[in-house]
RNA sequence: UUCUUAUCCAGAGAGGUGGAGGGACAGGGCCCUAUGAAACCCGGCAACCAGUGUAGAUCGCGGGUGCCAAUUCCCACAAGUGCAGUAGCAUUUGUAAGAUGAGGA
Numbered sequence: 001u002u003c004u005u006a007u008c009c010a011g012a013g014a015g016g017u018g019g020a021g022g023g024a025c026a027g028g029g030c031c032c033u034a035u036g037a038a039a040c041c042c043g044g045c046a047a048c049c050a051g052u053g054u055a056g057a058u059c060g061c062g063g064g065u066g067c068c069a070a071u072u073c074c075c076a077c078a079a080g081u082g083c084a085g086u087a088g089c090a091u092u093u094g095u096a097a098g099a100u101g102a103g104g105a
Stems, first nucleotide, its partner, number of pairs: 001105008013042001015041003021032003027075003043068003047065003051061003072097001076095008
């Protein structure tokens, strides 16, 4: 990088350093931020994986990733419904895409 598979409406600090940005990718929208962004440290959450304790486990333990504003923040495509009445807006469902874990090539 690619393929398969599971999950994605929940959960996670008034801490320290820092000092202007950030919301995974490109863009647009909309939001967060000096009542301090990113990053680092500590702390925490708990999806997956292997190990381990136990007779066994959907239980516990520590570990490997991951995560800690907003549904994957929303936007792609299809169908339905409602409002419009001329291709627009809102909403529901599904599919696709994406992210993360595990396994294979």